[in-house]
RNA sequence: CAAAGACCCCGGCAACCCAAUCGUGAGAUUGGUUCGCAAAGCCAUGGGCCUCACGCGAGGUCGCCAGGCCGCCAAC
Numbered sequence: 001c002a003a004a005g006a007c008c009c010c011g012g013c014a015a016c017c018c019a020a021u022c023g024u025g026a027g028a029u030u031g032g033u034u035c036g037c038a039a040a041g042c043c044a045u046g047g048g049c050c051u052c053a054c055g056c057g058a059g060g061u062c063g064c065c066a067g068g069c070c071g072c073c074a075a076c
Base pairs, nucleotide, nucleotide: 005073012037013036017032018031019030020029021028022027035063041069042068043067045066046065047064048061049060050059051058052057
């Protein structure tokens, strides 16, 4: 320096459900909750799935998979 992840440090995020709000909808935001996550940080680039339209298209999901960028500690 790298790291395919054991121990350890600072810690971090927050599924389902509930409440309020936004949205035609999928769903999103905020608060509670804490199933889990070594990237469950970010990006919609390629797939998948979902929604609206159904003519072209538009939207959602990164906690579905892959890819890209960044990041804590550090054995083998």